[in-house]
Molecule: transfer RNA
Organism: Thalassospira xiamenensis
RNA sequence: GUCUGCGUAGCUCAGCUGGAUAGAGCGACGGGUUCCGAACCCGUAGGCCGGGGGUUCGAGUCCCUCCGUGGACG
Numbered sequence: 001g002u003c004u005g006c007g008u009a010g011c012u013c014a015g016c017u018g019g020a021u022a023g024a025g026c027g028a029c030g031g032g033u034u035c036c037g038a039a040c041c042c043g044u045a046g047g048c049c050g051g052g053g054g055u056u057c058g059a060g061u062c063c064c065u066c067c068g069u070g071g072a073c074g
Base pairs, nucleotide, nucleotide: 001073002072003071004070005069006068007067010026011025012024013023019057028044029043030042031041032040050066051065052064053063054062
C1' cells in the first nucleotide's frame, strides 16, 4: 500500500429481512437470608450503539468518509 473482519453498558457479547421502550451474562450498588461471610433470591443504576455526513416516514442495522484495532497478501 491492497483486501478483509471487528468497534453496542466497567468486561464478554446478542440485536433476525431497517420498525416503534436497545438487551443478556458477569461485575457494581441496595435489600433479603446468615452469628459473619460465600452461595442463593429480589431489586436499582449504568450505553443516545467509535467520530462526522448521507439515504429513509423511520437507521445499532443501508451508503460515504475518517479514527482505532485484528488478520491476509505484497